[in-house]
Molecule: c-di-GMP-I riboswitch aptamer
Organism: Clostridiales bacterium
RNA sequence: UGGUAAUAAAGGCAAACCUGUUGAAAAACAGGGACGCAAAGCACGGGCCUAAAGCUUUGCUAUGGCAGCCGGUUGCUGGU
Numbered sequence: 001u002g003g004u005a006a007u008a009a010a011g012g013c014a015a016a017c018c019u020g021u022u023g024a025a026a027a028a029c030a031g032g033g034a035c036g037c038a039a040a041g042c043a044c045g046g047g048c049c050u051a052a053a054g055c056u057u058u059g060c061u062a063u064g065g066c067a068g069c070c071g072g073u074u075g076c077u078g079g080u
Base pairs, nucleotide, nucleotide: 004078005077012037013036017032018031019030020029021028022027035068041073042072044071045070046069047066048065049064054060055059
């Protein structure tokens, strides 16, 4: 450098649920808690959730979210 994720060590993340706070909502944050994760890092493309405000109003729309949905991209460690 290329390909690779069997295994080991070190370290990392943290679902559901509970408490508190924020938010229109989706959801997020903090503490507790671990179902899991080798990208469970990153909103660049797609997808999905929400619809306060706006609009041509019983619907549409992201400027709000989801990285634990897919692609892309960056990257730790191990053996090869």